Description: c-di-GMP-I riboswitch aptamer, 93 nucleotides, folded computationally.
[in-house]
């Protein structure tokens, strides 16, 4: 240089869970918190998962207006599900 990622040191991130806050929800941000993570940095591009305002479909109640509760839809969430694509510090051998 290149592969490899074992131990060790400095270092970094931070599951749940609780408080505050934004969102119709998923879920986000910030504090405390460590389950764990060597790309658990970043990126929704595929695939999955996860909500359904809005839209649609049909029920059922109404004289109507409407009213309830279900279906299906992602434009909405997720990179700590999996893959892809950018970046990258230590380091046995």
């Nucleotide at each position: 240089u290149g592969g490899g990622g074992c131990u060790a040191a400095g270092g970094g991130c931070a599951a749940a869970g609780c408080a505050u806050u934004g969102g119709a929800a998923a879920u986000g941000a910030u504090g405390c918190g460590a389950c764990g993570c060597a790309a658990a940095g970043c990126u929704a591009c595929g695939g999955a998962a996860c909500u359904a305002a809005g839209g649609u479909c049909a029920a059922u109640c109404g004289a109507c207006a409407g009213a309830u509760a279900g279906g299906c839809u992602a434009u909405g969430u997720c990179c700590g599900c999996c893959g892809g694509g950018c970046u990258g510090c230590a380091g046995a051998c």
The prediction has a mean pLDDT of 84.